[in-house]
Molecule: transfer RNA
Organism: Candidatus Vogelbacteria bacterium
Parts: sequence; structure tokens; C1' cells
RNA sequence: GCGCGCGUAGCUCAGUUGGUAGAGCAAACGACUGAUACUCGUUAGGUCCCUAGUUCGAAUCUAGGCGCGCGCA
Repeated sequence: GCGCGCGUAGCUCAGUUGGUAGAGCAAACGACUGAUACUCGUUAGGUCCCUAGUUCGAAUCUAGGCGCGCGCA
């Protein structure tokens, strides 16, 4: 340099033919206990990597850029 894949909550990841952004773990609070742990319940946490475009509507489609990984040279 060329090709492919990935980028979504603190972490690991779903989200599929464009139509309300989610789960597990972690965190906070509560229940339970003499107390702690386990367990159960509740809550908070997001400019969906950035910019632009298409569309009534974009995490999703298009273009460019950035970062990471793999392959080829």
C1' cells in the first nucleotide's frame, strides 16, 4: 500500500430485511441475617467512534475520516 472484519452502558456483548436502544456482570439502594456472604427486588448509567448524505424516520443504508484486529504484498 491492497483486501476483509470490528467499534453500542464501567466490562463482555445482543440488537437482521430502517420504526420506543437492551441483556448478563459490575455499581447504588432496599428486603433477608445478630452481622457478613449468598439469594431476591428496585434504580441509575448511552450524542450507538467522528463528519456529511439518503429518508417522514438511521445503531442499522451510502460516502469520507479515525482507532483496533486478521490476511496479502